[in-house]
Transfer RNA from a Gammaproteobacteria bacterium, 76 nucleotides, folded computationally. Its mean pLDDT, the model's own confidence on a scale to 100, is 81. RNAcentral holds the sequence, with entries from ENA. Taxonomically the source falls in Gammaproteobacteria (Bacteria, Pseudomonadati, Pseudomonadota).

C1' cells in the first nucleotide's frame, strides 16, 4: 500500500425486504424471607464509532475517516 470482517444499552450480543431499536446479564424499586442469597414482578438506560450523501423514511444502502482483528504485497 491492497483486501476481508467487526464497531448497536455499563458488559455479551440479536436486529428479516430500508418503515423509526431489542434480549440476556448488570443497575434501581417492590414482593417473598427473621436477614442475606436465590426466586418473582415492575422499571431506568441508546447521537446504532464519527461525518457526508441517497431516500418520504437509514442500525440497514453509497462515499470518506477513526479504531480493533485477520490475510496479502512492498521496503529493509
Nucleotide at each position: 500500500g491492497g483486501g476481508g470482517c467487526g464497531u448497536u444499552a455499563g458488559c455479551u450480543c440479536a436486529g428479516u425486504u430500508g418503515g423509526u431499536a431489542g434480549a440476556g446479564c448488570a443497575g434501581a424499586a417492590g414482593g417473598c424471607u427473621u436477614u442475606u442469597a436465590a426466586c418473582c414482578u415492575u422499571u431506568u438506560g441508546g447521537u446504532c464509532g464519527c461525518g457526508c450523501g441517497u431516500u418520504c423514511g437509514a442500525g440497514u444502502c453509497g462515499c470518506g475517516c477513526a479504531c480493533g482483528c485477520c490475510c496479502c504485497a512492498c521496503c529493509a